Record summary:
A computed fold for a 57-nucleotide RNA from Camelus ferus, annotated as transfer RNA. Its Rfam family is "tRNA". Rfam classes the family as a transfer RNA. NCBI's taxonomy places the organism under Eukaryota, Chordata, Mammalia, Boreoeutheria, Camelus.
């Protein structure tokens, strides 16, 4: 660090809840499947490569 709560940790980012949708149901609920959603606080530096290391706010 996703709307919320949090993982992750140098190699093009995940979970739970919430949300959309399908099935189920008498049903707005429950359960199961599935999908969308993130300039990883901002600006610099190091590095082939930074969410990760360093500096400032």
């Nucleotide at each position: 660090u996703a709307g919320c709560u949090c993982a992750g940790u140098g190699g093009u980012a995940g979970a739970g809840c919430a949300c959309g949708u399908g099935c189920u149901u008498a049903g707005u609920g429950u359960g199961c499947g599935u999908g969308a959603g993130g300039u990883c606080c901002u600006g610099g530096g190091u590095u082939c490569a930074a969410u990760u290391c360093c500096c400032a706010g």